[in-house]
RNA sequence: GCCGCUGUGGCGGAACAGGCAGACGCACUGGACUUAAAAUCCGGUGGCCUCCGGGCCGUGCCGGUUCAAAUCCGGCCGGCGGCA
Numbered sequence: 001g002c003c004g005c006u007g008u009g010g011c012g013g014a015a016c017a018g019g020c021a022g023a024c025g026c027a028c029u030g031g032a033c034u035u036a037a038a039a040u041c042c043g044g045u046g047g048c049c050u051c052c053g054g055g056c057c058g059u060g061c062c063g064g065u066u067c068a069a070a071u072c073c074g075g076c077c078g079g080c081g082g083c084a
Base pairs, nucleotide, nucleotide: 001083002082003081004080005079006078007077010026011025012024019067027045028044029043030042031041032040046057047056048055049054060076061075062074063073064072
C1' cells in the first nucleotide's frame, strides 16, 4: 500500500431484509430475608433541561439518502486478520 471483518450504557453483548435503541448477563445500588453476613428474592442505574406532565440529545467522528438510519451510501479515525 491492497483486501476482509469490526466499533452500541461502567463491562460483555442483543436489536434477523431500515420502523419503540440498549433485550439478556455481569457489575453497582435501594429494599426484603438474617443476630449479622453470604446466598436467594423484588426494584433501580446513558446525558442535559424541566413548570415533574414531559421535552431534547445519544450506536467511533463528519456528511448524505429517506417520512423514518445502529442498520443503506461516501469520507475519515481506531482495533483485529490476511496479502505484498

The RNA shown here (transfer RNA) has 84 nucleotides and comes from Candidatus Yanofskybacteria bacterium RIFCSPLOWO2_01_FULL_42_49.
The sequence was found in a public genome assembly.
The organism belongs to Candidatus Yanofskyibacteriota, within Bacteria.
Its Rfam family is "tRNA". Rfam's curators write: Transfer RNA (tRNA) molecules are approximately 80 nucleotides in length. Rfam classes the family as a transfer RNA. Rfam links the family to the GO term triplet codon-amino acid adaptor activity.